The RNA shown here (c-di-GMP-I riboswitch aptamer) has 69 nucleotides and comes from a soil metagenome. The coordinates come from a structure-prediction model, not an experiment, and the mean pLDDT is 82. RNAcentral holds the sequence, with entries from MGnify.
């Protein structure tokens, strides 16, 4: 390459957060690390002191399925 499968944005449902979002449940769009970690940059959130969000925004780091010729 291809199969079996796997993941799951918007968006509904539910539920948890003040919130950005987070979780279960369906899921067009996409993802070979769209697995996992806030370390670098970023971007957003509250009550801007400080505290927290985003891994499917980039990079970095660790783990990793299948697999003809």
């Nucleotide at each position: 390459a291809a199969a079996c499968g796997g993941c799951a944005c918007a968006c509904c449902c539910g539920u948890c957060g003040c919130g950005a979002g987070g979780c279960g449940g369906g899921g067009c769009c996409g993802c070979a690390a769209a697995g996992c970690c806030a370390c670098g940059g970023g971007a957003c959130u509250c009550u801007c002191a400080g505290a927290g969000u985003c891994a499917g925004c980039c990079g970095g780091g660790u783990u990793g399925c299948c697999g003809a010729a």